Transfer RNA from a Candidatus Woesearchaeota archaeon, 72 nucleotides, folded computationally.
[in-house]
RNA sequence: GCGGCAGUAGUAUAGUGGUUAGUAUACGGCCUUGCCAAGGCUGUGACCCGGGUUCAAAUCCCGGCUGCCGCA
Numbered sequence: 001g002c003g004g005c006a007g008u009a010g011u012a013u014a015g016u017g018g019u020u021a022g023u024a025u026a027c028g029g030c031c032u033u034g035c036c037a038a039g040g041c042u043g044u045g046a047c048c049c050g051g052g053u054u055c056a057a058a059u060c061c062c063g064g065c066u067g068c069c070g071c072a
Stems, first nucleotide, its partner, number of pairs: 001071007010025004018055001026044006048064005
C1' cells in the first nucleotide's frame, strides 16, 4: 500500500428497515439474614464520527477513525 471482518450501557453480547434498543454482568435502592455471601424485586446507564437514500436507518450506501486477520 491492497483486501476482508468488526465497532451497540463500565464489561460481554442480541437486534439485517417500522414492535419501548433486549439480555447477562457491574453499580445504586429495597426485601431476606444475627453479619457476610448467595437469592428475590426495582432503578441507572448504550447504537464510533460525518454525509446520503427512505415516510421511517443501530440496520442500506459513501467517506473517515480505531481494532483484528490476510496479502504484498

Lineage of the source: Archaea > Nanobdellati > Candidatus Woesearchaeota.